[in-house]
The RNA shown here (small-subunit ribosomal RNA) has 1508 nucleotides and comes from Aedoeadaptatus coli.

RNA sequence: AGAGUUUGAUCCUGGCUCAGGACGAACGCUGGCGGCGCGCCUAACACAUGCAAGUCGAGCGAUGAACAUUGAAUGAUCCCUUCGGGGUGAUUUCGAUCGGAUUAGCGGCGAACGGGUGAGUAACGCGUGAGGAACCUGCCUCUUACAACGGGAUAGCCUCGGGAAACCGGGAUUAAUACCGUAUAAGACUCCGACACCUCCUGGUGAUGAAGUCAAAGCGUUAGCGGUAAGAGAUGGCCUCGCGUCUGAUUAGCUUGUUGGCGGGGUAACGGCCCACCAAGGCGACGAUCAGUAACCGGCCUGAGAGGGUGAACGGUCACAUUGGAACUGAGACACGGUCCAAACUCCUACGGGAGGCAGCAGUGGGGAAUCUUGCACAAUGGGGGAAACCCUGAUGCAGCGACGCCGCGUGAGCGAUGAAGGUUUUCGAAUCGUAAAGCUCUGUCCUAUGGGAAGAUAAUGACGGUACCAUGGGAGGAAGCCCCGGCUAACUACGUGCCAGCAGCCGCGGUAAUACGUAGGGGGCGAGCGUUGUCCGGAAUUACUGGGCGUAAAGGGUUCGCAGGCGGCAUGGCAAGUCCGAUGUAAAAGGCGAAGGCUCAACCUUCGUAAGCAUCGGAAACUGUCAAGCUUGAGUGAAGGAGAGGCAAGUGGAAUUCCUAGUGUAGCGGUGGAAUGCGUAGAUAUUAGGAGGAAUACCGGUGGCGAAGGCGACUUGCUGGACUUCAACUGACGCUGAGGAACGAAAGCGUGGGUAGCAAACAGGAUUAGAUACCCUGGUAGUCCACGCCGUAAACGAUGAGUGCUAGGUGUCGGGGGUCAAACCUCGGUGCCGCCGUUAACACAAUAAGCACUCCGCCUGGGGAGUACGUGCGCAAGCAUGAAACUCAAAGGAAUUGACGGGGACCCGCACAAGCAGCGGAGCAUGUGGUUUAAUUCGAAGCAACGCGAAGAACCUUACCAGGACUUGAAAUACUAGCGCCCGCUUUAGAGAUAAAGUUUUUUCUUCGGAAACGCUAAUACAGGUGGUGCAUGGUUGUCGUCAGCUCGUGUCGUGAGAUGUUGGGUUAAGUCCCGCAACGAGCGCAACCCUUACUUUUAGUUGCCAGCACGUAAAGGUGGGAACUCUAAAGGGACUGCCGAUGAUAAAUCGGAGGAAGGUGGGGAUGACGUCAAAUCAUCAUGCCCUUUAUGUCCUGGGCUACACACGUGCUACAAUGGUCGGUACAGAGGGCAGCAAACGAGCGAUCGCAAGCGAAUCUCAAAAAGCCGAUCCCAGUUCGGAUUGCAGGCUGCAACUCGCCUGCAUGAAGUCGGAGUUGCUAGUAAUCGCGAAUCAGAAUGUCGCGGUGAAUGCGUUCCCGGGUCUUGUACACACCGCCCGUCACACCAUGGGAGUUGGCAAUACCCGAAGCCAGCGAGCCAACCGCAAGGAGGCAGCUGUCGAAGGUAGGGUUAAUGACUGGGGUGAAGUCGUAACAAGGUAGCCGUAUCGGAAGGUGCGGCUG
Repeated sequence: AGAGUUUGAUCCUGGCUCAGGACGAACGCUGGCGGCGCGCCUAACACAUGCAAGUCGAGCGAUGAACAUUGAAUGAUCCCUUCGGGGUGAUUUCGAUCGGAUUAGCGGCGAACGGGUGAGUAACGCGUGAGGAACCUGCCUCUUACAACGGGAUAGCCUCGGGAAACCGGGAUUAAUACCGUAUAAGACUCCGACACCUCCUGGUGAUGAAGUCAAAGCGUUAGCGGUAAGAGAUGGCCUCGCGUCUGAUUAGCUUGUUGGCGGGGUAACGGCCCACCAAGGCGACGAUCAGUAACCGGCCUGAGAGGGUGAACGGUCACAUUGGAACUGAGACACGGUCCAAACUCCUACGGGAGGCAGCAGUGGGGAAUCUUGCACAAUGGGGGAAACCCUGAUGCAGCGACGCCGCGUGAGCGAUGAAGGUUUUCGAAUCGUAAAGCUCUGUCCUAUGGGAAGAUAAUGACGGUACCAUGGGAGGAAGCCCCGGCUAACUACGUGCCAGCAGCCGCGGUAAUACGUAGGGGGCGAGCGUUGUCCGGAAUUACUGGGCGUAAAGGGUUCGCAGGCGGCAUGGCAAGUCCGAUGUAAAAGGCGAAGGCUCAACCUUCGUAAGCAUCGGAAACUGUCAAGCUUGAGUGAAGGAGAGGCAAGUGGAAUUCCUAGUGUAGCGGUGGAAUGCGUAGAUAUUAGGAGGAAUACCGGUGGCGAAGGCGACUUGCUGGACUUCAACUGACGCUGAGGAACGAAAGCGUGGGUAGCAAACAGGAUUAGAUACCCUGGUAGUCCACGCCGUAAACGAUGAGUGCUAGGUGUCGGGGGUCAAACCUCGGUGCCGCCGUUAACACAAUAAGCACUCCGCCUGGGGAGUACGUGCGCAAGCAUGAAACUCAAAGGAAUUGACGGGGACCCGCACAAGCAGCGGAGCAUGUGGUUUAAUUCGAAGCAACGCGAAGAACCUUACCAGGACUUGAAAUACUAGCGCCCGCUUUAGAGAUAAAGUUUUUUCUUCGGAAACGCUAAUACAGGUGGUGCAUGGUUGUCGUCAGCUCGUGUCGUGAGAUGUUGGGUUAAGUCCCGCAACGAGCGCAACCCUUACUUUUAGUUGCCAGCACGUAAAGGUGGGAACUCUAAAGGGACUGCCGAUGAUAAAUCGGAGGAAGGUGGGGAUGACGUCAAAUCAUCAUGCCCUUUAUGUCCUGGGCUACACACGUGCUACAAUGGUCGGUACAGAGGGCAGCAAACGAGCGAUCGCAAGCGAAUCUCAAAAAGCCGAUCCCAGUUCGGAUUGCAGGCUGCAACUCGCCUGCAUGAAGUCGGAGUUGCUAGUAAUCGCGAAUCAGAAUGUCGCGGUGAAUGCGUUCCCGGGUCUUGUACACACCGCCCGUCACACCAUGGGAGUUGGCAAUACCCGAAGCCAGCGAGCCAACCGCAAGGAGGCAGCUGUCGAAGGUAGGGUUAAUGACUGGGGUGAAGUCGUAACAAGGUAGCCGUAUCGGAAGGUGCGGCUG
């Protein structure tokens, strides 16, 4: 840093997708170790259990354990014993003293920190910077001063009572650092007076005089620790303000304590914070209100940056603690582990009543794709209490689980070629896995065993932990997977599968040879991980501030005016808001970056350095801004002029159409592609005259004029707007743009009232058509016209917003000015064309910019869904404006290129048409095909370019088909092993034959005699065989366009490029043939020529051919001698080249005419077929990959079939007759064939043919008679003396064999047919037509095919049309290329969505009702210790009651949102459904836009507009 994907290819626009990084992740496969981190993103769902906030006995009363001392009782054991007992005294119990452990309660401090969570909150909540002269602050620090005298209670404890419990009530008694009174007291507070200084308004500070008010607590181990008042500090908090802080305008108006004031209340404090009164304000397009979403930040991720996304962990702030409300206590709370109330839920209950709140740490259930142990310790750090010891601390420090992440290490190292075995591939040679393994020699990170053993701790104290680390020993042992391999994107083969199974991020793979599916081998990547999924940024300049666009790709508002807003000419001075510079404050720490350092390295950690922003102060003054006073060039005014379909109103013409009246006049008119409907003998059309009425204004008229746009067209008058030119008198920046807003705004349409000639949606009729709701025709109503009022849209277009300045020219035109006799020329304003620079994707634009710049506005962000739905506004309605989403596709699109195509154009050619001749299509027959039939009728060929084609010849064979009978290493090939010695031939038998059986005959060569070789048979193994499949796997061959004139390349040039040029153009040609021109110059394959043949001639040669002259000779005959002249034969040459002349043409190429010539302009014919097209034909000529078959799909044999026959088509033959038939006579070819052959002559037969047989391997012999023709005769127009089908009989030939199924002959028979509908074929000269001859194949079997000659025409004006082709050009939405593409309805399936009688939830408010707890206020008859009082009583307080406010709850009507709903609307998607053909070519009626109307549907028509 880019890449893939729209196309046949190209450039552009534009979307989609990929490669990168990241993660609190999850899932799949796999998993060795360690370090450091991280770990409920979902249900702010519900929670069992344990723990998470206590501490102080040096505040108090009370309690009074252990220990010690002692008293009493008990009396185990042991001793003594007179056995009666005595002593000892364990143990246990009770009491006292000392002692002081423990601690429920009172009291103090803490519990407001720490820990959790992110529900709410769009807010001074947070961030940042200020302010508090409007405030508070426990513990802590410093300073000053003080602590005097009294009093009454109350928990606890005791007792009584209630209750299941929780707990509660009564009585008695008691203490304090608990509570209360008095005293003292100021520099504290309140108030009054007066002074100084300061200030940001209210004010603040200091000193001062008078009056009033307010305090305390003790404890002690004698060190101290506390207490009260005041001041200061520190820390923490509270309040206010500037700026910043998501989305929606389909949320535009909101607000009544609302905004302000005066007075009060309340608070620590300002304040409508609250209350009474007064005023009517306040907020909002710079987005109020409403709705949705959301804790905010330091930071984190990404990015070059600017940005975008995000807010886990760590840190700061806020909010919350089941939900809602409330206050109390306190320095601090409206309080997570406090209280009260309400609600829901859970639990206990004796049913009366109670208890609870894990969003603390663990843990459970649930939800979910998903997130851990009911661990250890207070050793460290920190917190609370305490004088301290110490206690508490799920904060914290650690450990456990989890590859969740980052970082580090390992799974071994060296040598080792027979390149082992094995796997895979293979062209069978080998290649590869691969030094990889084995093997040999080593090492020890992790591991393991043993031993030692920290730092963290300053004296003690270590959960971690016998951990890190160290030492010694052991042993290669225990440690590799995951993804990918078509392109993007690094990495390829085999097999399986066969549009199946499957893959896929995008493009896309898979339909029998898949590097894309699955498996294997191999390879690539990463590695204790690897892939997938999800999300974010990037790439994406694809929202463009940096950094995009709007003529045609998406995008300029239809136009103008204009408020706000934005921007703004020249020069001077001031100010300093923006701007720039410097300083100061802040910007927490962590993080980032840089530099060092510490863990073996790294991750990780530590230290130092480093800043945009904001605020304050000081400075600068160019630019912007602002103030002052100026200027004239922008803008405007004035004066003088001319131009104009500019607008409005009134009036006036002429032409034309139609109608009416009258005249003339007669049979048609009208209309069309052709017709018909229609009009007309009741007199039309036509024509003449007169009249009526409405609408529009010919010519002039013009890329002419005017207007902001829409738009404006006869003439006259009136009113009126704007522009332009000249002058330079006046004003002095007065300007530009312009969201909202206002006005104007074609046509159609709507309302009311008129009007209506023509035209004309709808409608009717006639045509056309398969249909024709159209195009065409005849009619015809709204409408078109006028007045007034709506509508507000168009392809409202230059598809180009407005304004200003600058930037080569040339040439028209309109209106002015200067200049001049008139011009030229100069100049201002408009309007066109061409064109440079420049721009552009290209086309193109180019002073009228789409160039270079500035200002302002509007608009765009893939295609479809859709300008649709919903909502809202406007409208009488039609509708207009605003304007989505779900879903779906990987494109949609612009410009240009090459083709192809066009019921586009131009030019040219061809038996293409035309002009002719002969046919075909009708008949009969032959032959091929389809169809049908069949056991089989083998297979192929299918428009031209299949169909007398493969087949140059099916009775058997051929033969591939069918039936039956047989064989299985095979009918033919190669190799090998074993055995045998044959094989072959002949005969007989059986059989349809193949075949089987029997008989007979029988080896060769070499030899060392053992045997070996050859050949053959038998058996076995490899294999053969296949006219089986695939011509869409192929080679080769062939057809066709087409013997058409085309198809390309190199270099150069042009173009961003595909490509173009050359090859186009002007001529010419049969031709891309040649000439000329030209950014082209050359070249290749084609054309032509070279080749064969034919036409003329020369030379050579002269047999089998020839015979002029000479001779012989015959009935005749080159028959013979001879000749080499001629014909001919067959070889080599010549000849023709537009060479010559003239004309035309451009002085060319060439064309036309002519001469000469046998032949004249490629002389005739042939061979020869460019690049390519048709997946054209052929696997059945042959070859061949793959597949299939192997006692059969192979092979052999017999018979049958390919020859069938209601029918249809193609190609032919013969005819229909007199230009003929029949009979007789008679003449003239060419080219071929011949030994398994051609066969003469002679003979036989009516004949086919037969017999015999000469000659000839052929210029010698033979087939062989040519026929039409010619000369005669006859027939006389008829189904015939035409025609010969069909059939019968009798024969002949070939062949093993003519039944299925051959050919020929004779006799007999004598069908259809009298020239052929629509349509269609061939042919331009020795051609068509006609006549016969030959050959290949072949035993036999042509009307076919291929050749040969004889006779021998007609016509061609010409290129309008049909067909085919070529070149140029044009349009295109086609590129599988018009057999293309493509539109809409209908039918079916699925999907999302709108409407919908409604239904069900949620949310936020409103109104009213009820009104808990509680604060506040009032009352307070009941009750009461402190003070006063002797007392009575008072002061004061409490219970209780009432009221305002007040949560939840209730009622009501609306709003909003979500889900759902019979039915219904359109939309989207879906290999082969239906109907049509709308669009793309002039798409067959040019298309499209707006509107109206009609129609199954595309759509049609009217009116106006546009050219795309």
Lineage of the source: Bacteria > Bacillati > Tissierellales > Peptoniphilaceae > Aedoeadaptatus.
It matches the Rfam family "Bacterial small subunit ribosomal RNA".
The same sequence occurs in records of 2 taxa.